[in-house]
Context: one part of a larger RNA
């Protein structure tokens, strides 16, 4: 000089885009952040005098809750990057192939009794499915052959027909395995016993000492093994002429985590932030018998801290789920609110206006000098301010549909009217002179200044270099 997720002093007009706990993954009061589907289904409730239709939830059932969103605590490794590999798995979606024929059987909800302080439940009778469950069917697996095993569901329509249902093949994530790269430290030199390799056995979607039972005694390290400190990687970000350096906030990608340990179970997919069991800590209810809870979601408190926003507002627009669709949901997201935090634009006003050069401070050698075309005074103008009209785009999809929005732009009307500071001024390094202080008060980045005529303190009046910002600290190059 350049950078910045910044803080601090002093000042502070508008608009646009960004960005906003880097500290305690410290503890959270409250609401909110995941449902939907009645065209799967029985019953029960409301509308209508009945049927029929409509509506609205609690169950059973179906897909989604493994994604969306957040945090970096661990993690120095197949965690990332990148480049390759053979032993796998795959719900929705897209292509495409032949398929669905008989039959049973439960349990919720409802009913009725009942137990508890709550949370939650218990007996008993009933009952529906695309719920379960038994045969028949194979192009499909296993199998050396043969025998044998294994599979389905319907719904809505007045019909065409749509849409689901088992079963294969193949697109598109995933799982796994290698090779190479990935900080520090030898004042850390030896480290491993399921450790290495073989063989039976078990498991796993798959390979694998993944796990067992038995053999062998091997693997690994000065190309730095084992330990100990540190730290999520990367694309990228700043900085440089590169080269190397330095980070790793937003945005993206991949990781791991969800008070702290372990553990399942259901799925395609989890060993699962807003499922489930245990255990500990902490917090809270209680009828003292036994219950509840988990903000590293978005908002807010507290608390730590130099330091970080609203307990808004909308599904309108994109996107997810979920429905045949209308649509229901989405603190995802699209806004707005607060902050000079940053970078960008813009403005405080423009022309004219004295030689008899205004007032004031301020300097002098007492003649003057500069502040200075600078106010005043004419006039002109209206971004911004103040006040009226009109008003798109974003809406895709016929009419309708906009949170933003009393937008944004376009006009009218007023009147300079609302709007400059901060720093520095001996050298380095632009920018002097006076006062008062006297080695005192004080200044200081570095060199130093101040001792009674200080350009270096302090206060004034100039003069400089940025300017809605303007120094200082803090960190990198």
């Nucleotide at each position: 000089g350049g950078a910045u997720g910044a803080a601090u002093g002093c000042u502070g007009g508008c608009g646009g885009c960004a960005u906003g706990c880097u500290u305690a993954a410290c503890a959270c009061a409250u609401g909110a952040a995941a449902g939907u589907c009645c065209a799967a289904u029985g019953g029960g409730a409301a509308a209508u005098g009945g049927u029929g239709u409509u509506u609205c939830a609690a169950g059973u059932g179906g897909c989604a809750g493994a994604c969306g969103a957040g945090u970096g605590a661990a993690u120095a490794a197949c965690a990332u990057g990148u480049a390759a590999g053979a032993a796998c798995c795959u719900g929705c979606c897209c292509u495409u192939g032949g398929g669905a024929g008989g039959g049973g059987u439960a349990c919720a909800a409802c009913a009725a009794c009942u137990g508890u302080a709550a949370a939650c439940g218990g007996u008993u009778u009933c009952u529906c499915a695309u719920a379960c469950u038994c045969g028949g069917u194979a192009a499909g697996g296993u199998g050396a052959g043969g025998a044998g095993c294994a599979g389905a569901a319907g719904g809505a329509g007045g019909a065409a027909u749509c849409u689901g249902c088992a079963u294969a093949a193949g697109g598109a994530a995933g799982g796994c395995u290698u090779g190479c790269a990935u900080c520090u430290g030898a004042u850390u030199a030896g480290c491993u016993a399921g450790u290495u390799g073989g063989u039976g056995a078990g498991g796993g979607a798959a390979u694998a000492u993944c796990u067992u039972a038995u053999c062998a005694a091997g693997g690994u390290g000065a190309u730095g093994a084992u330990c100990a400190a540190u730290a999520g990687c990367u694309g990228g970000u700043c900085a440089g002429a590169g080269a190397g350096g330095a980070u790793a906030a937003u945005c993206a990608g991949c990781u791991a985590c969800a008070u702290u340990a372990g553990g399942u179970c259901u799925g395609a997919g989890a060993c699962a932030u807003g499922c489930c069991c245990c255990a500990a800590a902490c917090u809270c209810c209680u009828a003292u018998g036994g219950g509840a809870g988990g903000c590293a979601u978005c908002a807010a408190u507290g608390g730590g801290g130099a330091a970080u926003u609203u307990u808004c507002u909308g599904c309108a627009a994109u996107g997810a789920g979920c429905g045949a669709a209308a649509g229901c949901c989405u603190g995802a997201u699209g806004g707005a609110g607060c902050a000079a935090u940053g970078c960008c634009g813009u403005g405080u006003g423009g022309a004219g206006g004295a030689u008899a050069g205004a007032a004031g401070g301020c300097c002098c050698a007492u003649g003057g000098g500069g502040c200075a075309u600078g106010a005043a005074c004419u006039u002109c103008u209206u971004c911004u301010c103040u006040u009226g009209g009109a008003g798109g785009a974003g809406a895709a999809g016929c009419u309708a549909u906009g949170a933003c929005g009393a937008u944004a732009u376009c006009u009218g009307a007023g009147g300079a009217a609302u709007a400059a500071g901060a720093a520095a001024u001996g050298a380095c390094u632009a920018a002097c002179u006076c006062u008062g202080u006297g080695c005192c008060a004080g200044c200081a980045g570095u060199u130093g200044c101040a001792a009674u005529a200080a350009g270096a303190c302090u206060a004034a009046g100039g003069a400089u270099g940025c300017a809605a910002g303007c120094a200082u600290u803090g960190u990198c190059c």
Molecule: small-subunit ribosomal RNA, 5' domain
Organism: Wolffia australiana